[in-house]
This is a predicted structure of a 115-nucleotide RNA (SAM riboswitch aptamer (S box leader)) from Flammeovirgaceae bacterium UBA2371. The sequence was found by an Rfam model in a public genome assembly. Taxonomically the source falls in Flammeovirgaceae (Bacteria, Pseudomonadati, Bacteroidota, Cytophagia). Its Rfam family is "SAM riboswitch aptamer (S box leader)". Its family is annotated with regulation of gene expression in the Gene Ontology. The model forms 91% of the base pairs in the Rfam consensus. The prediction has a mean pLDDT of 84.
Parts: sequence; structure tokens; C1' cells
RNA sequence: UGCUUAUCCAGAAAGACGGAGGGAUUGGGCCCUUUGAUGUCUUAGCAACUUGUUCGCCAGCAGCGAAUGUUGUGCUAAUUCCCAUCCAGACUUAAUUGUCAGGAGAAGAUGAGCA
Repeated sequence: UGCUUAUCCAGAAAGACGGAGGGAUUGGGCCCUUUGAUGUCUUAGCAACUUGUUCGCCAGCAGCGAAUGUUGUGCUAAUUCCCAUCCAGACUUAAUUGUCAGGAGAAGAUGAGCA
């Protein structure tokens, strides 16, 4: 980097460095940001994908489930911040105008497995 698969409306911040934009990409909206963001490091925390341990079901060391939080990741503004494509609605406008809610998909992120 590519492929497969699962999850993505919950949860969790302080300090140091640094000094201008940032929220993946394009467009739009909205938001964060010199009261110092984004980022890096340290510490702390969240979660329970993986690993370990214990327990239950079970003939079973397989499988399924629960607990724990040991290991490896991950994460700690806003739903993956929201919309964009398709399907199917409600209300509204002179209108192809505008508002609202739903399903699927795309793209992306993270884990596990494989190449």
C1' cells in the first nucleotide's frame, strides 16, 4: 500500500514545547483558535477490538456468553461536526423555493486477519 471483515448518535484532559491557522480530501454550511487552536512530548484517563486470566453453558482445550482491565493497538471538541449520490416521505413556496425526519451507499477512521 492493497484485499476481507467488524465497529463508528456512548465514553474519556491536565502540563510542557511551539506560534498560525485548524476541523482527512473537493464544494458549501457550521464550529474551534493569540483567553494559544491544529500538532509533538509527558502524565492521566476512556473504551473493551486484540491478548491474558477467571467464571458460566457445553461431552469438549472447539464454539458462545459474562466478568476483569494483563498485553498490543486505538481514542480523549462538536454523530466520522453536518450536507453532497441513490431510494422513499412530511410540511412549505409563485417556483425547480425552503425546512424537517428516515433507509441504503460512497468516502474516511480504528481493530483483527491475509497478501